This is a predicted structure of a 558-nucleotide part of an RNA (small-subunit ribosomal RNA, 5' domain) from a metagenome. Its Rfam family is "Bacterial small subunit ribosomal RNA". Gene Ontology terms of the family: structural constituent of ribosome and ribosome. The coordinates come from a structure-prediction model, not an experiment, and the mean pLDDT is 82.
[in-house]
Context: one part of a larger RNA
RNA sequence: GAACGAACGCUGGCAGCGUGGAUUAGGCAUGCAAGUCGAACGGGAAGCCGUCUUUUCAAUCUUCGGAAAGAAAAGGCGGUAGAGAGUGGCGAAAGGGUGAGUAACGCGUGGGUAACCUACCUCUUAGUUGGGGAUAACGGCUGGAAACGGCCGCUAAUACCGAAUGUGGUCACAGUUGUUUCGGUAUCUGUGAUUAAAAACGGGGAUCCUUCGGGACCUGUUGCUAGGAGAGGGGCCCGCGUACCAUCAGCUUGUUGGUGAGGUAAUGGCUCACCAAGGCUUACGGUUAGCUGGUCUGAGAGGAUGGUCAGCCACACUGGGACUGAGACACUGCCCAGACUCCUACGGGAGGCUGCAGUCGAGGAUCAUUCGCAAUGCGCGAAAGCGUGACGAUGCGACGCUGCGUGUAGGAUGAAGGCCCUUGGGUCGUAAACUACUGUCAUUUGGGAAAAAUUGUCCUGUGGCUAAUACCCACGGGAUUUGAUGGUACCAAAAGAGGAAGCCACGGCUAACUCUGUGCCAGCAGCCGCGGUAAUACAGAGGUGGCGAGCGUUGUUC
Numbered sequence: 001g002a003a004c005g006a007a008c009g010c011u012g013g014c015a016g017c018g019u020g021g022a023u024u025a026g027g028c029a030u031g032c033a034a035g036u037c038g039a040a041c042g043g044g045a046a047g048c049c050g051u052c053u054u055u056u057c058a059a060u061c062u063u064c065g066g067a068a069a070g071a072a073a074a075g076g077c078g079g080u081a082g083a084g085a086g087u088g089g090c091g092a093a094a095g096g097g098u099g100a101g102u103a104a105c106g107c108g109u110g111g112g113u114a115a116c117c118u119a120c121c122u123c124u125u126a127g128u129u130g131g132g133g134a135u136a137a138c139g140g141c142u143g144g145a146a147a148c149g150g151c152c153g154c155u156a157a158u159a160c161c162g163a164a165u166g167u168g169g170u171c172a173c174a175g176u177u178g179u180u181u182c183g184g185u186a187u188c189u190g191u192g193a194u195u196a197a198a199a200a201c202g203g204g205g206a207u208c209c210u211u212c213g214g215g216a217c218c219u220g221u222u223g224c225u226a227g228g229a230g231a232g233g234g235g236c237c238c239g240c241g242u243a244c245c246a247u248c249a250g251c252u253u254g255u256u257g258g259u260g261a262g263g264u265a266a267u268g269g270c271u272c273a274c275c276a277a278g279g280c281u282u283a284c285g286g287u288u289a290g291c292u293g294g295u296c297u298g299a300g301a302g303g304a305u306g307g308u309c310a311g312c313c314a315c316a317c318u319g320g321g322a323c324u325g326a327g328a329c330a331c332u333g334c335c336c337a338g339a340c341u342c343c344u345a346c347g348g349g350a351g352g353c354u355g356c357a358g359u360c361g362a363g364g365a366u367c368a369u370u371c372g373c374a375a376u377g378c379g380c381g382a383a384a385g386c387g388u389g390a391c392g393a394u395g396c397g398a399c400g401c402u403g404c405g406u407g408u409a410g411g412a413u414g415a416a417g418g419c420c421c422u423u424g425g426g427u428c429g430u431a432a433a434c435u436a437c438u439g440u441c442a443u444u445u446g447g448g449a450a451a452a453a454u455u456g457u458c459c460u461g462u463g464g465c466u467a468a469u470a471c472c473c474a475c476g477g478g479a480u481u482u483g484a485u486g487g488u489a490c491c492a493a494a495a496g497a498g499g500a501a502g503c504c505a506c507g508g509c510u511a512a513c514u515c516u517g518u519g520c521c522a523g524c525a526g527c528c529g530c531g532g533u534a535a536u537a538c539a540g541a542g543g544u545g546g547c548g549a550g551c552g553u554u555g556u557u558c
Stems, first nucleotide, its partner, number of pairs: 001558004006554005013404006019397002026360003030357003035090003040087002047080011060067002097315003106242008116234003121230008129163001131161002138153006168195008177186003199222006207216003243287003250280003255277008290312004294305004317338005340351004368394001370393003376390001377388004407437004417428004441499001443494005456480009502547005507528003513542005523530002
């Protein structure tokens, strides 16, 4: 000199863009952060409509017995409606947080996988036949303070289970062609064994069936099953690189290798049995640390660093374990143990903010218990849509960067006043006053439904599908709907210099000097050093210098 996720002191007008728990991976009240699908399924509350019955009131009619429009309430039946819960599917493994652990194939980079997996998505081939038994919800009984159950009975499915078929897949055998690390492996052919499925929602003119609701039949869209290919994602392996300590010199028994088996999607001591006795050398041990793209500094080489953003990894109260699933050994899933907190009827239960806010604690120190799903994305859904503390916004903090302002021009009796003085004067100083202007920002008023906007819905045109001018799909045109920010940005007008300057330094390094006070005191200080009666070095004042909504100090890095 530059830099910072900074802090502290004094001061503080506005705007834009960034950025903000670095310490206790300490404990957490409260709210929210993962749902969605009725076009998979059974059932169905409230509400609304219609009709019938009963009760009460009652216009009106009356043969005075009664009848009764209409109103209200309750109940039955039918229709519509679709809440909350349940079965089932997909998602919940993403997104979000943190850096405790880890010196490691963890990361970076370059390869290998003939040793592998892959839901959703795209393309493509073939199929989607015919049956069965349950179970939740629900109803009844019942246990418990609660959490949560138990028994009996009924019922549905794209839930579950046999059967059929086998384009195919897998395995075995035989053959063929290529490749090879000579172990195998890829293509093709034949034989045998084994192995699938689920439906839902529209549209339709003849014909057939019908319980008159509909179905068969044709057709469309979505799904389901078995393959093949791709894309994207992941697993495993290897070369090289990746902190300090030798006041750590030896370490190792599943250890090193082999054979066989098990296990895995897959190789492998990954695990096991047997056999051999090997294997490593800055090893082993200790300390520290997430790694990288990058960031800071520097002319560079290098040094330091890894916050925000992006990629990878690891973790989710602590330790261990598996289940489900395409994918987890799973932050807001399960089980066990432990510590802690809470409820309890003392028998037993509940919980996990290293998500967003917020709270306590510790600390020099780090924000709102805000608004919205309008946009971007993600999940589900045919779609409308729903959800989303991701995200978009607003708020707070001079924490940083950038921009703007705090006026402009004229104005000498060089006013008053301060300070200095050799008492002549000098200086603050065109500075002020005064005169003439301007109107940025802030203030007030008005305009501003701006841009961010596309999707979707409806109407319509063309093409495709089809028996079809239904339906559906694709591409155009028109109409309409949707904004948290926000009455914000921006624009215009009004008034008036009015509301807006400080901080540090002045002995040398180092730009900037005098007076007064003090008297080795009080104090200053980054280094040299200053102060003991004329202190340009302490304190105050005037003046000057530097930077400026900041300025200085402290800490850290180069």